[in-house]
Predicted 3D model of a 63-nucleotide RNA (Fluoride riboswitch aptamer (crcB RNA motif)) from an Armatimonadota bacterium. Its Rfam family is "Fluoride riboswitch aptamer (crcB RNA motif)". Its family is annotated with positive regulation of gene expression and response to fluoride in the Gene Ontology. NCBI's taxonomy places the organism under Bacteria, Bacillati, Armatimonadota.
RNA sequence: AUCCCACCAGGCGAUGGAGCUCGCCUUAACUGCCUUUUUCAGGCUAAUAGCUCCUAUCUGAAU
Numbered sequence: 001a002u003c004c005c006a007c008c009a010g011g012c013g014a015u016g017g018a019g020c021u022c023g024c025c026u027u028a029a030c031u032g033c034c035u036u037u038u039u040c041a042g043g044c045u046a047a048u049a050g051c052u053c054c055u056a057u058c059u060g061a062a063u
Base pairs, nucleotide, nucleotide: 009026010025011024012023013022016054017053018052019051020050021049032044033043034042035041
């Protein structure tokens, strides 16, 4: 220096917060899709990994 293992503690799952469940990572896990000359640039969906609630946004209706 590299690799492996153990312990401890945590982190992550395309836009916010919380609870539960599931999976993943140990410096990684993760960082959506389309078009383009794959450079620049342009366009689209989504606040969840999944469920529920709240907040923001959009649409419709009622008061």